[in-house]
RNA sequence: GCUCUCGUGGUCUAGUGGUUAGGACGCCACCCUCUCACGGUGGAAAUCGCGGGUUCGACCCCCGCCGGGAGCG
Repeated sequence: GCUCUCGUGGUCUAGUGGUUAGGACGCCACCCUCUCACGGUGGAAAUCGCGGGUUCGACCCCCGCCGGGAGCG
């Protein structure tokens, strides 16, 4: 330098163009318990890496850039 791949709450991840971006772990509150743990209920938390484009509408498609990984030279 070229090709491919990934980037979504604190962490790990689902989401094939349309409704409130879903789940697990973690966190907070309450219930349970003599207390803790386990368990139960509820809650907060992601403008989806950044910028631009296509579209009535983009996490999703296209272009560029940034970062991680793999391969080739």

The RNA shown here (transfer RNA) has 73 nucleotides and comes from a bacterium. Its mean pLDDT, the model's own confidence on a scale to 100, is 80. Its Rfam family is "tRNA". It is annotated as a transfer RNA.